This is a predicted structure of a 73-nucleotide RNA (transfer RNA) from a Verrucomicrobiota bacterium.
The prediction has a mean pLDDT of 82.
It matches the Rfam family "tRNA". It is annotated as a transfer RNA.

RNA sequence: GGGCGCUUGGCGCAGCGGUUAGCGCGACUCGUUUACACCGAGUAGGUCGCAGGUUCGAAUCCUGCAGCGCCCA
Numbered sequence: 001g002g003g004c005g006c007u008u009g010g011c012g013c014a015g016c017g018g019u020u021a022g023c024g025c026g027a028c029u030c031g032u033u034u035a036c037a038c039c040g041a042g043u044a045g046g047u048c049g050c051a052g053g054u055u056c057g058a059a060u061c062c063u064g065c066a067g068c069g070c071c072c073a
Stems, first nucleotide, its partner, number of pairs: 001072007010025004018056001027043005049065005
């Protein structure tokens, strides 16, 4: 340099173009306990990497850029 893949809460990941983006773990609060843990109930936490485009409508489709990974040279 070329090809391919990935980028979504703190972490690991889901999410056939259609209402308010979810799950597990973690965090916090309450209950339980003498207390901690476990367990139960709940709460908070997201510019969906960035910028454009297509569309009535984009996390989802297209283009460019950036980061990471694999392969080729």